Record summary:
Transfer RNA from an uncultured Lachnospiraceae bacterium, 75 nucleotides, folded computationally. Its Rfam family is "tRNA". Rfam classes the family as a transfer RNA. Its mean pLDDT, the model's own confidence on a scale to 100, is 80.
RNA sequence: CGGGGUGUGGCUCAGCUUGGCUAGAGUACCUGAUUUGGGAUCAGGGGGUCGCAGGUUCGAAUCCUGUCACCCCGA
Numbered sequence: 001c002g003g004g005g006u007g008u009g010g011c012u013c014a015g016c017u018u019g020g021c022u023a024g025a026g027u028a029c030c031u032g033a034u035u036u037g038g039g040a041u042c043a044g045g046g047g048g049u050c051g052c053a054g055g056u057u058c059g060a061a062u063c064c065u066g067u068c069a070c071c072c073c074g075a
Stems, first nucleotide, its partner, number of pairs: 001074007010027004020058001029045005051067005
């Protein structure tokens, strides 16, 4: 320098192909119940605008362009 992959709540991931309720799951965290207490279980709750910027569109995590970080391959 060229090509490819990944980036979504604290963590691990799904969703991206076919653009469309209000962005989800597990786990963790908080509160309550249960328990002598803890753990486990049950109920409830808070937290992300989808790496960043721009574009297309009535509408974008999803399509397009640029860019950043990390990983792999090649030179």